RNA sequence: CGCUUAUCAAGAAAGGCUGAGGGAAAUGGCCCGCUGAAGCCUUGACAACCUGCUCUGGCUUGCAUUUGUGCAAUCCGGGCAAGGUGCCAACUCCAUCUCGUCGAACGACGGGACAGAUAAGUC
Numbered sequence: 001c002g003c004u005u006a007u008c009a010a011g012a013a014a015g016g017c018u019g020a021g022g023g024a025a026a027u028g029g030c031c032c033g034c035u036g037a038a039g040c041c042u043u044g045a046c047a048a049c050c051u052g053c054u055c056u057g058g059c060u061u062g063c064a065u066u067u068g069u070g071c072a073a074u075c076c077g078g079g080c081a082a083g084g085u086g087c088c089a090a091c092u093c094c095a096u097c098u099c100g101u102c103g104a105a106c107g108a109c110g111g112g113a114c115a116g117a118u119a120a121g122u123c
Base pairs, nucleotide, nucleotide: 002122003121004120005119006118007117008116013043014042015041016040017039021032022031023030026096027095028094029093044088046086049084050083051081052080053079054078055077057076058075060073061072062071063070064069092115097112098111099110100109101108102107
């Protein structure tokens, strides 16, 4: 890089270096930016995908049984932590392709596809 699955309306910034761009890509919008963009570093936060612990939660299965139940495991759910990642303007900033509803139209709303991001897994 590719593939699979899940999520994407919530959340969370200060300092230092630097100095003009940035919001993935194309087009069109709309924004952010010299009261400092992007990038790098430090610190702090946010979140809870993986992970760990836990439950006088649940299902199923297995084992044991004095037939009352007990124990264990998978899965699901609740709680806690924060080790591996991620993240800290605007819904993934919005639209683009398609379908539906409303509408005279502009358009609005909703579903899907494509693309993207992140996590976990995999060749």